[in-house]
RNAcentral holds the full RNA, with entries from ENA and SILVA.
Small-subunit ribosomal RNA, 5' domain from an uncultured bacterium, 502 nucleotides, folded computationally.
It matches the Rfam family "Bacterial small subunit ribosomal RNA". Gene Ontology terms of the family: ribosome and structural constituent of ribosome.
Context: one part of a larger RNA
């Protein structure tokens, strides 16, 4: 010198764009973040119209039409999308392979098919049990819920056979038992079963790299390896019997302290070193520990279950919770914003769709916190006024500087107009941005430092005193170096200071 997610001290006029709990993965009141689909399915059937009666000539009550709508069955979604780095020295991540050892809901595409039937259940009703949560019993109903049975070369599955003879468990043919489906709309859809193909996303597995300490030296009994069986989509000590006695280590084994990796980021000419905040990939976690169920997909932030810690309700019998989602409190700090607007745009989720949801996302506030752009006026103006500070008392310096004169209007303020972002309709931002008029220099300058390093001098005050200081080092009566003035030199809406890094 560069730099920073910074902070403090003193200052503070605007915009644009970005960034903002690095400490306590402390503890959290309240709200809101994940729904939706009546074109699956009983049930309720509202507003509105129609017709008829009655009459109090616009109300009543009957019938149709109508579809509103709240739980409840059932599809899909909740495994994205947000957060946050506890843990983790390699099950992670980076690169480059392997998968003949594999999976894949929703799309595409191609090829067959979507026959026959059954018997439950929530709901609702009636009865009842708890203080609540939250049930229990009896009777009754629907389906794209569940189930039978039919067909099915290719689909799994036993055995055969050829083939490529391939390191390997591949391919092709034949054969033995198996296995499907569901409707709905006003049509036109939309669906649903089975095999194939592809896209996508995933699992595994290998080689290469990845911190520090040897004052850690030995470790290891599912450990090494084989056979039989289990197991998973799928290899394999993944699990288990039984054998055998191996595996790993100074190329650092095991321990032990640290740590999320990476693209990036920041330093430097570079090689290197430091770092891994916002953005992008991948991992991991979700009050702490452990478990699985559901499902294409989770061993699952706003699911279940269990055990703990804490907190809460209670009628003491019992239940209830989980902000490391946005916002906001409290604690902890030197220290980090609103309990805000919209879904108008992009993107998800569901839906034939109309549209519902969306703290993702878009924006608006709050912070100089960062970067960058602009403004605090211009031109002229010497009796070189006044003040001040200084003097050798003659001046000199501040200084064209001001005052005076002539102009400009960025910027500010009032008034008016008024977008693009939106494809047909829709705009939170936002009466924003721009744009036009009028007023009027009018609203707007500070930190530091001046002994040498390092650009900038005097004068008073103090008197090794008080004080400075980043390093040499100033101060003891003439201190350019303490403290105050003039003056001056660097930045500049910031200027220094501290910390940390190169």
């Nucleotide at each position: 010198g560069a730099a920073u997610g910074a902070a403090c001290g003193c200052u503070g006029g605007c915009g644009g764009c970005g960034u903002g709990c690095u400490u306590a993965a402390c503890a959290c009141a309240u709200g809101c973040a994940a729904g939706u689909c009546g074109a699956a399915c009983g049930a309720u059937g509202a507003a509105g119209c129609c017709u008829u009666a009655g009459c109090u000539u616009g109300c009543u009550a009957a019938g149709g039409u109508g579809g509103a709508u709240u739980a409840g069955u059932g599809g899909c979604g909740c495994a994205c999308g947000g957060g946050u780095g506890a843990g983790u020295a390699a099950u992670a991540u980076a690169u480059a392979g392997a998968u003949a050892a594999u999976g894949u809901g929703c799309c595409u595409c191609u090829u067959a098919g979507u026959c026959u039937g059954g018997g439950a259940u929530a709901g609702c009703c009636a009865u009842u049990g708890g203080a609540a949560a939250c049930g229990a019993u009896g009777a009754u109903u629907a389906a794209u819920a569940c189930u039978a049975g039919a067909u099915a070369c290719u689909c799994c599955u036993u055995c055969u056979u050829a083939c490529u003879c391939u390191a390997a468990u591949g391919u092709a043919a034949g054969u033995u038992g198996g296995g499907a489906a569901a409707g709905u709309u006003u049509u036109u859809u939309c669906g649903c079963u089975a095999a194939g193909a592809g896209a996508u996303c995933a699992g595994u597995c290998u080689a290469u790299a990845u911190c520090g300490c040897a004052u850690c030296a030995g470790u290891u009994a599912g450990u090494u390896g084989g056979u039989g069986g289990g197991g998973u989509a799928a290899u394999g000590g993944c699990c288990u019997a039984c054998c055998a006695a191996g595996a790993c280590a100074a190329u650092g084994a095991c321990g032990c302290g640290u740590a999320g990796c990476g693209g990036g980021u920041u330093u430097g000419a570079g090689a290197g070193g430091a770092u891994g905040a916002u953005c992008c990939g991948c991992c991991a976690c979700a009050c702490u520990g452990g478990u699985a169920c559901u499902g294409a997909g989770a061993c699952a932030c706003g699911g279940a279950c269990c055990a703990g810690a804490c907190u809460c309700c209670u009628a003491c019998g019992g239940g209830a919770g989980g902000c490391a989602g946005c916002a906001g409190u409290g604690a902890g700090g030197a220290a980090u914003a609103u309990u805000g607007c919209a879904c108008a745009a992009u993107g998800g989720g569901g839906g034939a769709a109309a549209c519902c949801c969306u703290g993702a996302u878009g924006c608006a506030g709050c912070a100089a916190c960062g970067c960058c752009g602009c403004g605090u006026g211009g031109a002229g103006g010497a009796u070189g006024a006044c003040g001040c500070a200084u003097u050798u008392c003659g001046g000199u310096g501040u200084g064209u500087a001001a005052a005076c004169u002539c102009c400009u209007u960025u910027u500010a303020u009032a008034u008016g107009u008024c977008a693009a972002g939106a494809a047909a309709a829709u705009g939170a931002c936002g009466g924003u941005a721009g744009c036009a008029u009028a007023u009027g220099a009018a609203u707007a300058a500070g930190c530091a430092c001046c002994g040498g390093c390092u650009a900038a001098c005097u004068c008073c005050g103090u008197g090794c005193c008080a004080g400075c200081a980043g390093c040499c080092g100033c101060g003891g009566u003439a201190a350019u170096a303490c403290g105050g003035a003039g003056g001056g030199u660097g930045c500049a809406a910031g200027c220094g200071u501290u910390a940390u890094u190169c």
About this RNA:
Its mean pLDDT, the model's own confidence on a scale to 100, is 82.